[in-house]
Molecule: transfer RNA
Organism: Minisyncoccota bacterium
RNA sequence: GCUUGGAUAGCUCAGUUGGUAGAGCAUUCCCCUGAAGAGGGAAGGGUCCCCAGUUCGAAUCUGGGUCCAAGCACCA
Numbered sequence: 001g002c003u004u005g006g007a008u009a010g011c012u013c014a015g016u017u018g019g020u021a022g023a024g025c026a027u028u029c030c031c032c033u034g035a036a037g038a039g040g041g042a043a044g045g046g047u048c049c050c051c052a053g054u055u056c057g058a059a060u061c062u063g064g065g066u067c068c069a070a071g072c073a074c075c076a
Stems, first nucleotide, its partner, number of pairs: 001072007010025004019056001027043005049065005
């Protein structure tokens, strides 16, 4: 340099044909317990990597950029 995949909650990851963003773990609270753990319930937490475009409407489609991983190539 080229190709492919990826970037979504604090962490690990889903997200269907474009139609109000979710799960598990973690955190806080409640139930349960003599107390704790386990178990059950609830709550908080999001500029969906950035910019622009298309659209009534974009995490999702298009263009550009940044970063990460793998493969290939080149130079020494």